[in-house]
RNA sequence: GCCCGCGUAGUUCAAUGGACAGAACACCUCCGUCCUAAGGAGGGGAUGUAGGUUCGAUUCCUGCCGGGGGCA
Numbered sequence: 001g002c003c004c005g006c007g008u009a010g011u012u013c014a015a016u017g018g019a020c021a022g023a024a025c026a027c028c029u030c031c032g033u034c035c036u037a038a039g040g041a042g043g044g045g046a047u048g049u050a051g052g053u054u055c056g057a058u059u060c061c062u063g064c065c066g067g068g069g070g071c072a
Stems, first nucleotide, its partner, number of pairs: 001071004006066002010025004018055001027043005048064005
C1' cells in the first nucleotide's frame, strides 16, 4: 500500500428498515442483618465520527478514526 470482517452501557451480548435501543453481571439508593453477606425493591448509564439514501437508519451506502486478520 491492497483486501476482509469488527466498533452498541464499566464488562459480555441482543435488536436483519418501524412503536420507548433490551438483558445479564457490575455500580448507586432503599429494605434486610448486631455487622457483613444471601435475598428483595427501585435507579442512572450506550449505537466510534461526519455525510448520504429513506416518511423512518443500530441496521443500507460513502469518507474518516480506532483496534483485529490476510497478502505484498
Molecule: transfer RNA
Organism: Patescibacteria group bacterium